[in-house]
A computed fold for a 349-nucleotide part of an RNA from Solanum neorickii, annotated as small-subunit ribosomal RNA, central domain. The RNAcentral record of the full RNA draws on SILVA. Its mean pLDDT, the model's own confidence on a scale to 100, is 84. Its Rfam family is "Bacterial small subunit ribosomal RNA". Gene Ontology terms of the family: ribosome and structural constituent of ribosome. Taxonomically the source falls in Solanum subgen. Lycopersicon (Eukaryota, Viridiplantae, Streptophytina, Solanales).
Context: one part of a larger RNA
RNA sequence: UUGAGCGUAAAGCGUCUGUAGGUGGAUAUUUAAGUCCGACAUCAAAUCCUAGAGCUCAACCCUGGACAGGCGGUGGAAACUACCAAGCUGGAGUAUGGUAGUGUCAGAGGGAAUUUCUGGUGGAGCGAUAAAAUGCAUAGAGAUCGGAAAGAACACCAACGGUGAAAGCACUCUGCUGGGACUACACUGACACUGAGAGACGAAAGUUAGGGGAGAAAAUGGGAUUAGAUACCCCAUAGUACUAUCCGUAAACAAUGGAUACUAGGCGAUGUGCGUAUCGACUCGUGCAGUGCUGUAGCUAACGCGUUAAGUAUCCCCCCUGGGUAGUACGGUCGCAAGACCGAAACUU
Numbered sequence: 001u002u003g004a005g006c007g008u009a010a011a012g013c014g015u016c017u018g019u020a021g022g023u024g025g026a027u028a029u030u031u032a033a034g035u036c037c038g039a040c041a042u043c044a045a046a047u048c049c050u051a052g053a054g055c056u057c058a059a060c061c062c063u064g065g066a067c068a069g070g071c072g073g074u075g076g077a078a079a080c081u082a083c084c085a086a087g088c089u090g091g092a093g094u095a096u097g098g099u100a101g102u103g104u105c106a107g108a109g110g111g112a113a114u115u116u117c118u119g120g121u122g123g124a125g126c127g128a129u130a131a132a133a134u135g136c137a138u139a140g141a142g143a144u145c146g147g148a149a150a151g152a153a154c155a156c157c158a159a160c161g162g163u164g165a166a167a168g169c170a171c172u173c174u175g176c177u178g179g180g181a182c183u184a185c186a187c188u189g190a191c192a193c194u195g196a197g198a199g200a201c202g203a204a205a206g207u208u209a210g211g212g213g214a215g216a217a218a219a220u221g222g223g224a225u226u227a228g229a230u231a232c233c234c235c236a237u238a239g240u241a242c243u244a245u246c247c248g249u250a251a252a253c254a255a256u257g258g259a260u261a262c263u264a265g266g267c268g269a270u271g272u273g274c275g276u277a278u279c280g281a282c283u284c285g286u287g288c289a290g291u292g293c294u295g296u297a298g299c300u301a302a303c304g305c306g307u308u309a310a311g312u313a314u315c316c317c318c319c320c321u322g323g324g325u326a327g328u329a330c331g332g333u334c335g336c337a338a339g340a341c342c343g344a345a346a347c348u349u
Base pairs, nucleotide, nucleotide: 005319007303008302012317014201015200016199017198021194022193023192025088027086031082033081034080035077036076037075038074040072042070043069049065050064051063052062054060091191092188093187094186097182099180103177105175106174107173108172109171110154114150115149116148117147118146119145120144121143125136126135162169163168206246208244209243210242215240220236221235222234223233257316258315259314260313261312262311265294266293267292268291270289271288272287273286274285275284298305299304322349323348324347331342332341333340334339
């Protein structure tokens, strides 16, 4: 390996780009490396198998024969894989046309709310809690009406909706820019799929430097409450936002790797075509793409999945092998650090 698996039992890298490697559409040639066929040489004897023979039988022993398989050269075959040199268009890509979108980056603008400051009215409480107290307030609070400033976030629209590789992305406008689907069928002509190493991006928290700081708010400190109060209440900090840098982890989840093909339907909503309809927008039917619900066959231990498969098949990659010890120790690489990545054993059950 024959001969197991990875939604929830152990197991899909957080996501993508891509090197080596593996795999690869259809047509007619070439070669003969793989593949297949023939004969040959060789693989000591003993052993094993087999046909006989000898010990009274047997074990044992003797004589003869032989398979399979390996390696080597040799003669052929040419379907398949591979190779050679051509042509093909269905996969893939480029160009056409209009198009949808919180995709990315930058700049400008906006209103509501909050807090603070300031002015007016007004005059005794406000706030908090299970109940209170600390706190704020006659030096005029809270409430209410004007003015000013600051920082952060963008109600309604809003959806089972959109978009991005994922993380993620939503006030409005402008500029730059990436990707997609549909259409058309002009061009290239297999240029493809996956991807060990490698590289890029990667929420929140955290790190370094600088400025910023409205609200809310860890750790910790102070004040209260209480028998006590490591809490609930009051006050304050880091951080949260910005610029530059690092970190590289999440229940980074659909707990479901990527690609291709095939396999009943029904009901939505999104983008874009065609036909129908109309003065026009709707409407109705239908194709493609993504996105949901339900469900047949089939699958599944069950739950459930079910054309967006966990069905039927092929290709490539990661990963798993009882529980604990343990994602620990040691060592190595990376990091300013925090730590991250690779990752055991004794022992125990």